[in-house]
Molecule: Guanidine-I riboswitch aptamer
Organism: Paracoccaceae bacterium
RNA sequence: UGACUUGGCGGCUCGGGUUCCGGCGAAAGCGUCUGGUCCGGGAGCUGUCACCCGCGGGGGAGACAUCCCCGCAGGGCGCACGGCGGGACAAAAGCCCGGGAGAC
Numbered sequence: 001u002g003a004c005u006u007g008g009c010g011g012c013u014c015g016g017g018u019u020c021c022g023g024c025g026a027a028a029g030c031g032u033c034u035g036g037u038c039c040g041g042g043a044g045c046u047g048u049c050a051c052c053c054g055c056g057g058g059g060g061a062g063a064c065a066u067c068c069c070c071g072c073a074g075g076g077c078g079c080a081c082g083g084c085g086g087g088a089c090a091a092a093a094g095c096c097c098g099g100g101a102g103a104c
Base pairs, nucleotide, nucleotide: 007049008048009047010046011045012044015039016038020036021035022033023030024029051076052075053074054072055071056070057069058068059067079099081102085097086096087095
């Protein structure tokens, strides 16, 4: 200096608004109404799968290597500060653009 990997899915929550329910109102309406439905995190929690290492067992052609399969209350799965603006759904948001721009 360059390349590759650092993953998928579900549940929940910080948070979000107002389609519906509820609440408030004489009514129009009101989310600057605690709530239920609803949306919902790369940098939050949790579960599971995958992947890597180790160990044990099995299979294919005799052995080794290699390859494949199964198991383990075995180990690993890192780091992560972040606008403005735009987009969708009813609407907004820690959703998407986006681990972006930028900063270190």